Description: Predicted 3D model of a 74-nucleotide RNA (transfer RNA) from a Candidatus Nomurabacteria bacterium. It matches the Rfam family "tRNA". The sequence was found in a public genome assembly. The coordinates come from a structure-prediction model, not an experiment, and the mean pLDDT is 81. Lineage of the source: Bacteria > Bacteria candidate phyla > Candidatus Nomuraibacteriota.

RNA sequence: ACGGGCGUAGUUCAGUUGGCUAGAAUGUCGGUCUCCAAAACCGAAGGUCGUAGGUUCGAGUCCUACCGCCCGUG
Numbered sequence: 001a002c003g004g005g006c007g008u009a010g011u012u013c014a015g016u017u018g019g020c021u022a023g024a025a026u027g028u029c030g031g032u033c034u035c036c037a038a039a040a041c042c043g044a045a046g047g048u049c050g051u052a053g054g055u056u057c058g059a060g061u062c063c064u065a066c067c068g069c070c071c072g073u074g
Stems, first nucleotide, its partner, number of pairs: 001073007010026004019057001028044005050066005
């Protein structure tokens, strides 16, 4: 340099023939229980969906450029 893949919650990820309010697990915080803790159960907070544009009535999802990481080719 070229080709391919990935970027969504603190972490690991799901979510695409575009459709109403963006989710799970785990972690964190609070509560119940317990002599205490763990486990279990209940609840809460936490996301500009990598960045910037574009298409559309509507974009995490489609298109373009760029940024970062990984794999491959030379």